Predicted 3D model of a 103-nucleotide RNA (Glycine riboswitch aptamer) from Belnapia rosea. It was read from a public genome assembly, where an Rfam model found it. The model forms 91% of the base pairs in the Rfam consensus.
[in-house]
RNA sequence: AGAUACCGCGCGGGAGAGAGGGGCUGCCCGGCCAACCGGGUGCCUCCGCCGAAGGCGCAACCGGCCCCCGGAAACGCUCAGGCAGAAGGGCCGCGCGGAGAAG
Repeated sequence: AGAUACCGCGCGGGAGAGAGGGGCUGCCCGGCCAACCGGGUGCCUCCGCCGAAGGCGCAACCGGCCCCCGGAAACGCUCAGGCAGAAGGGCCGCGCGGAGAAG
C1' cells in the first nucleotide's frame, strides 16, 4: 500500500404453502334486554401443506497425514419455524467499517 475472495453493520429486493375444521362458549363489538345469531380476538386441539431463520442427515460434493478423519449443499428430514397481512427470510445488489495476503 492493500483489489478479488473473507467477516460485521446499514439500505433495497426477496419464494413457497389452508384468511382450514372443532372446542373453551374465555374476552370485545353489533343485532331486539335475554336466549340465540354474526364478526373479531386469546388459548387448546385435529387434518392438510411449505422450506430460504435455526437444527439434524448413514449426504451429493470437497480436502487431508487417505479405507480413516475433517468440512459440507439450493439435496434429504421437517424437531423448531411457517401457510391473508406484519415480522422473519437462503440468496442478490450497493455503501461503510474491519482483518489480511498478492503487488